[in-house]
c-di-GMP-I riboswitch aptamer from a Gammaproteobacteria bacterium, 89 nucleotides, folded computationally. Its mean pLDDT, the model's own confidence on a scale to 100, is 85. The organism belongs to Gammaproteobacteria, within Bacteria.
RNA sequence: GUUGGAUAAAGGCAGCUCUGCUCGAAAGUCAGAUACGCAAAACUACCAGUCUAAAAGCCAUAUUGGCUCAUGAUCGUGGGGUUACCGGA
Numbered sequence: 001g002u003u004g005g006a007u008a009a010a011g012g013c014a015g016c017u018c019u020g021c022u023c024g025a026a027a028g029u030c031a032g033a034u035a036c037g038c039a040a041a042a043c044u045a046c047c048a049g050u051c052u053a054a055a056a057g058c059c060a061u062a063u064u065g066g067c068u069c070a071u072g073a074u075c076g077u078g079g080g081g082u083u084a085c086c087g088g089a
Stems, first nucleotide, its partner, number of pairs: 002089002005086001012038002017033004023028001036076001042082003046079003049074003056068004
């Protein structure tokens, strides 16, 4: 340097759920608790998937509805890109 993750060692992150005058239209985010798990479950929204549908457009009405759609979200959905501890080869 490349490529793996058998055995370790030192560590790391934090699922579900709960709480919140945390933000948000929502999905979701943030903080605290909690750990299901993860060898990149570190970062990145570039591609795809999934979630939401405010605004906008259309339809329909006695109005509160329905449909389409991300510019929103998700990196713990998969891929790509960037970076990285310790062993093994």